[in-house]
RNA sequence: GGGUGUAUAGCUCCAAUGGUAGAGCAUCUGAUUCCAAAUCAGAGGGUUGUAGGUUCGAAUCCUGCUGCGCCCG
Numbered sequence: 001g002g003g004u005g006u007a008u009a010g011c012u013c014c015a016a017u018g019g020u021a022g023a024g025c026a027u028c029u030g031a032u033u034c035c036a037a038a039u040c041a042g043a044g045g046g047u048u049g050u051a052g053g054u055u056c057g058a059a060u061c062c063u064g065c066u067g068c069g070c071c072c073g
Stems, first nucleotide, its partner, number of pairs: 001072007010025004019056001027043005049065005
C1' cells in the first nucleotide's frame, strides 16, 4: 500500500428481514443477619466509535474517517 473483520451500559455480550435499546456480572438501596457473606426484591447507568447520506422511521442499509485484530505484498 491492497483486502477483510470488528466498535452497543464500568466489564462480557444479545438485539429476526429497519419499527419501545436489553441480559449477565459489577455498582447503589432495601429485606434477611449480632455484623458480614450468601440469598431475595428493587434502582441507577447508553448521544449504539465519529461525520454524513437513504428512509415516515437507522444499533441495523450506503459512504468517508478513526481505533483495534487478521490476511496479502